[in-house]
Context: one part of a larger RNA
Molecule: small-subunit ribosomal RNA, 3' major domain
Organism: uncultured bacterium
């Protein structure tokens, strides 16, 4: 000087604790282990791996197995012959490529000697070309402590020196915030601000948006208007300004006005030096090493979907604050031409027919819990929807293996869940839906997006993780 300590002091966080909803018992989706397997392709491994890389494995994809091919190669530069513009089709054999055969075409420049440009065949090697290995060789990016208040220098001053000092102390903050005192004056990354939202007013501006007064009409539909509401744009607004108490006359704390907002107004972005030989060599890139008729490249069929179990994460329940039938409302953030589709017709439905508008504040896609009424009457039921049989629909060359939906029929376990765990402090917790990406098709996941809409925090004694000084040390 660090590191530790079942020392000791102070301070902090949904860490305890007040409370709420879960996991953990069942069914299922999912994703890991282990088994299994010709393969079930590799990664991830306490928190920080396991609805993770994967925003979407019927073939492709794909990297794994079988099996048939190819060998300057799927792909790039180069060098020789030679044939022709290129492109394009077609036939023969096959699972398929591969292998084999024809057709079809006749570019650009010219001194007609030839060149150029693309392409096939062939030939030569150089060399392509690995999702092989090493993340403990690397760069990049990233995850964690932890959005934690810390990490640090230069100059001076102490000390023989590692080193201290600054940065400790009194006080406050969310905060090394700040003030105040100090051999320290002073400075950097960081904290805060500056950036995006979202509350409020004000101003411009008025279509595709608004609809108060006029006329109209089934209807903001139309004439009209641009107040209102809305959008996008430019501005004001919050700064402890302002009173009052307590502080040390300080910095800040508590109340209070006035305000749409009050003391970082909420929420996002932002992530110091550093730890962990943390993770990726399979996004990328790249040093060594290793394959080169193969560890490279084509196909075709399987396999990544298996299944005695275990675990993580999630969904639906177990019901009456509900189910079930019929009626009536009110969102926002999106997406659309390879697309989103309206009215209307046909089907129980999934869907199907047919297309009106619409490259979009104009057209479409488009709510659900809520509310009102009726019916069920505490059962394994009108709860629950897993599992099978059948019959179809839509996507695709193709749904066996292995795709989602729809009808009928079938009706499992489940009656609130043991130790032991996890999230959440306000438009949050629950709860209900809605939309994208991704994508032919295929989410209960991921991102977003609004409806409705709650308990509780006496306090820090103890549990876990962190910050600061203090003290011991057999440890570096």
């Nucleotide at each position: 000087u660090g590191a530790c300590g079942g020392g000791g002091a102070c301070c902090c966080g949904c860490a305890c604790a007040a409370g709420u909803a879960g996991c953990g018992g069942a069914g299922c989706a999912u994703g890991u282990g282990g088994u299994u397997u010709a393969a079930u392709u590799c990664g991830a491994a306490g928190c920080a791996a396991c609805g993770c890389g994967a925003a979407g494995a019927a073939c492709c994809u794909u990297a794994c197995c079988u099996a048939a091919g190819c060998u300057u190669g799927a792909c790039a530069u180069c060098c020789c012959a030679u044939u022709g513009a290129c492109c394009u089709c077609u036939c023969c054999c096959u699972a398929a490529u591969c292998g084999g055969a024809g057709a079809u075409u006749u570019c650009c420049c010219u001194u007609c000697g030839g060149g150029g440009a693309c392409a096939g065949u062939g030939g030569u090697g150089a060399c392509a070309g690995g999702u092989g290995g090493u993340g403990c060789a690397u760069g990049g990016u990233u995850g964690u402590c932890g959005u934690c208040a810390g990490c640090u220098c230069g100059u001076g001053u102490c000390g023989u020196g590692a080193g201290a000092u600054g940065u400790u102390g009194g006080g406050u903050u969310a905060a090394g915030u700040c003030c105040c005192g100090c051999a320290a004056c002073g400075a950097g990354c960081g904290c805060a601000a500056c950036c995006c939202u979202u509350g409020c007013c004000u101003u411009u501006a008025g279509u595709u948006g608004c609809c108060a007064g006029c006329a109209u009409u089934a209807a903001g539909u139309u004439g009209g208007g641009c107040a209102c509401u809305c959008u996008a744009g430019a501005g004001g607004g919050a700064c402890u300004g302002c009173c009052g108490a307590g502080g040390a006359u300080a910095a800040c704390u508590c109340g209070g006005a006035g305000g749409a907002a009050g003391g970082u107004g909420g929420g996002g972005a932002u992530g110091a030096c550093g730890u962990c030989a943390a993770a990726u060599c399979a996004u990328c890139a790249u040093g060594c090493c290793c394959c080169u008729u193969a560890u490279g490249c084509u196909u075709a069929g399987g396999g990544c979907u298996a299944c005695a179990c275990a675990c993580g994460u999630g969904c639906u329940a177990c019901a009456a604050u509900g189910g079930c039938u019929g009626g009536u409302a009110c969102a926002a953030a999106g997406a659309g031409u390879c697309g989103c589709a309206a009215u209307a017709c046909c089907g129980u439905g999934a869907g199907g027919u047919g297309g009106a508008g619409c490259u979009a504040a104009u057209c479409u896609c488009c709510a659900a819990a809520a509310c009102c009424a009726g019916u069920c009457c505490c059962a394994g039921u009108u709860c629950g929807g897993a599992u099978u049989g059948g019959a179809g629909u839509c996507u695709g060359c193709a749904a066996c293996u292995c795709g989602a939906c729809u009808c009928c029929a079938u009706g499992a376990a489940g009656u609130u869940g043991g130790a032991a765990u996890c999230g959440c402090u306000a438009g949050u917790a629950a709860u209900c839906c809605u939309g994208a990406a991704u994508c032919a098709g295929a989410a209960u996941g991921u991102c977003a997006g609004g409806g409705u809409g709650a308990a509780u925090a006496c306090a820090u004694u103890c549990c876990c993780g962190g910050g600061u000084g203090u003290u011991g040390c057999a440890c570096a």